[in-house]
Predicted 3D model of a 74-nucleotide RNA (transfer RNA) from Fructilactobacillus florum DSM 22689 = JCM 16035.
The source organism's lineage runs through Bacteria, Bacillota, Bacilli, Fructilactobacillus and Fructilactobacillus florum.

Parts: sequence; C1' cells; structure tokens
RNA sequence: AGGGAUAUAGUACAACGGUAGUAUGUCGGUCUCCAAAACCGCUGAUGUGGGUUCGAUUCCUACUAUCCCUGCCA
Repeated sequence: AGGGAUAUAGUACAACGGUAGUAUGUCGGUCUCCAAAACCGCUGAUGUGGGUUCGAUUCCUACUAUCCCUGCCA
C1' cells in the first nucleotide's frame, strides 16, 4: 500500500427491515449461625457521521477501532 472480517449491556452470544432478547455479572431479597450453592426480583446496550425507507441493529456510504491475509522498504 491492497484485500477481507468484525463492532449490540461489565462479559459471552442472539435478533438481520416492524416492541432489541438470552445467559452471566452488579445490586436487592429468600434461605443459612455466617458464607457458598440454589431460588426470586431489579438494573443496564446497537462504534461515529451521512444516505435510502412510513420505519434501520439490519440495506448503502465515509470514517474510527480491532483482527486476518498479501505486498513493499529495511
């Protein structure tokens, strides 16, 4: 320098145009002598800008970040 992939909650993954969900974690509760485990409840997210659309996490585009492959110089 060129090509490709990925970006959703603290963490790991779904949803792929139409109410953003699950597990786990944090917090609170039940239980326990105290904890752990188990159970119940609560909480919290679509990388940034622009476009298409009645409607965008989803489609298009630019950028940013991370990863992979190829190439150049040394």
Its Rfam family is "tRNA". Rfam links the family to the GO term triplet codon-amino acid adaptor activity.